c-di-GMP-I riboswitch aptamer from an Anaerolineales bacterium, 89 nucleotides, folded computationally.

[in-house]
RNA sequence: CACUCGAAAAGGCUAACCCACUGUGAAGUGGGGGCGCAAAACAACGGGUCUCGAUCACCCUAAUGAUCGUAGAUAGCCGGGUUGCCAAA
Repeated sequence: CACUCGAAAAGGCUAACCCACUGUGAAGUGGGGGCGCAAAACAACGGGUCUCGAUCACCCUAAUGAUCGUAGAUAGCCGGGUUGCCAAA
C1' cells in the first nucleotide's frame, strides 16, 4: 500500500400488532409501534413461496393435487446485479 473481517461513533431502516385507505386476492401506501437488520438501500435476472385465471385428475358437492400463464405479489426467502456512511483490533 492492497485485500478480507467489522469493535466503536454519528446516524438510518422498521417485524409482529393497531388505525385509515387501495386491491377479487396475495399484498401495498400513510400514521402509530419496534422483533430485528452492516446494506432490512435500489431493482423481479434465476430459483423458492404466495395470489388470480385456465386445463386435467380425484370427486355427489366441496376440498385437494399436477401442469400452464402475454397475469400479479414477495427484495425482512435464497442467489446474482447496482449504489452507499464510518471504520479500531
The prediction has a mean pLDDT of 84. The sequence was found by an Rfam model in a public genome assembly.